[in-house]
RNA sequence: UGAGUUCGCCGGACGGCCGCGGGUUUCGACCUGAGGAAAGUCCGGACUCCACAGGGCAGGGUGCUGGGUAACGCCCAGGCGGGGUGACCCGACGGAAAGUGCCACAGAGAACAGACCGCCGAAAGGUAAGGGUGAAACGGUGGUGUAAGAGACCACCAGCGUCCCGGGUGACCGGGGCGGCUCGGCAAACCCCACCCGGAGCAAGGCCAAGCAGGAACGAGGUUGCCCGUCCGUUAUGUUCCAGGUAGGCCGCACGAGGCCGGUGGCAACAUCGGUCCCAGAUAGAUGGCCGUCCCCGGGGAGACCCGGGACAGAAUCCGGCUUACAGGCGGACUCGCCAU
RNA sequence: GGGCCCGUAGCUCAGUGGUAGAGCAGGGGACUCAUAAUCCUUAGGUCGCAGGUUCGAUCCCUGCCGGGCCCA
Numbered sequence: 001u002g003a004g005u006u007c008g009c010c011g012g013a014c015g016g017c018c019g020c021g022g023g024u025u026u027c028g029a030c031c032u033g034a035g036g037a038a039a040g041u042c043c044g045g046a047c048u049c050c051a052c053a054g055g056g057c058a059g060g061g062u063g064c065u066g067g068g069u070a071a072c073g074c075c076c077a078g079g080c081g082g083g084g085u086g087a088c089c090c091g092a093c094g095g096a097a098a099g100u101g102c103c104a105c106a107g108a109g110a111a112c113a114g115a116c117c118g119c120c121g122a123a124a125g126g127u128a129a130g131g132g133u134g135a136a137a138c139g140g141u142g143g144u145g146u147a148a149g150a151g152a153c154c155a156c157c158a159g160c161g162u163c164c165c166g167g168g169u170g171a172c173c174g175g176g177g178c179g180g181c182u183c184g185g186c187a188a189a190c191c192c193c194a195c196c197c198g199g200a201g202c203a204a205g206g207c208c209a210a211g212c213a214g215g216a217a218c219g220a221g222g223u224u225g226c227c228c229g230u231c232c233g234u235u236a237u238g239u240u241c242c243a244g245g246u247a248g249g250c251c252g253c254a255c256g257a258g259g260c261c262g263g264u265g266g267c268a269a270c271a272u273c274g275g276u277c278c279c280a281g282a283u284a285g286a287u288g289g290c291c292g293u294c295c296c297c298g299g300g301g302a303g304a305c306c307c308g309g310g311a312c313a314g315a316a317u318c319c320g321g322c323u324u325a326c327a328g329g330c331g332g333a334c335u336c337g338c339c340a341u
Numbered sequence: 342g343g344g345c346c347c348g349u350a351g352c353u354c355a356g357u358g359g360u361a362g363a364g365c366a367g368g369g370g371a372c373u374c375a376u377a378a379u380c381c382u383u384a385g386g387u388c389g390c391a392g393g394u395u396c397g398a399u400c401c402c403u404g405c406c407g408g409g410c411c412c413a
Stems, first nucleotide, its partner, number of pairs: 001337010012294007020033005035312001039323002042321005047201004054228004059197005064078005079093001080091004094192002099190002101186003116131002118127003139157006158182001160179008205251004214242005221232002258277008295310006342412007351365004359396001367383005389405005
């Protein structure tokens, strides 16, 4: 200097005036008011109700190992496999010698192997070495052997199973012996194995006020879709349905697995201790507009300067994640190439 | 807040692992004096988008985008 990888951060700043939501009020006023994603609602929890422990089946989810966490399908570290010159990135990454199923076309043959050409043989037949097909063809190379051949046999190599030794918490890695000589792929096909999951959702749920007109069915019903068990309840203060009425207020609801700074432990995710701060709560739904100084971008101008613009978006019970959108900018660490010393 | 479904040719829809089809519409031709109907023939597809699994994806999985329906 060019190209790139990765982690983290900012997301216009300050002041004045007017307006809107919330809080306090001595009624003068003062304080406060969107985000990194508030979004998609894809996961996980808190909270609340279903009167209540539990077991089984069905259903759903997850799937290398170890750790973190309230929990997770998230995060961190590591192993293995794949990609990249590299920094680094990606992986639903348990089981195919439990079973079932699928593997089009081409090809002789696609999973109990098999004979189209070729080779051998007089023939019957033998043969997987050679040809060709395919995503995939029943180990590879060399030799022995043979009528021709073949793990039929031998050496080396690759792979599988099993045993032993060493390292590691473990996934796994390194080494050695033995075995039959090789047993295809797909489980994001059914399935098997291991682990996890009760249902509903803040319109949950509770309180107050207003208003109306009751009626029908069940004999039980309910607690998770089904079953078992347990328990509650026992003829109305029950369940379901139809009709009628209302759709107002308060709580839930803003102190929390909370933010910031520092120390300690840990490779890290994270945990813990100390200090400090209080940070939106609407209910048809506030968070906007104008002016001034500066910042950034675009255009014009020789210049002073002038004009225009400020990404994506936007709370609705609350948290932890993931995913997606995003003008422009900043910082840390690292890689490759070229040039100079 | 919760649940379900759809996206394939211009339109309406099939196809659910193996070269993407049908009807209508469009172009050309035949028949007719001419038009319609009828007959023959023909063009037209990023299968909503992006990744993944697989030898191979419209189909299976994941994430987005758009549309529709239902319940409280």

Predicted 3D model of RNase P RNA and transfer RNA as a complex of 413 nucleotides.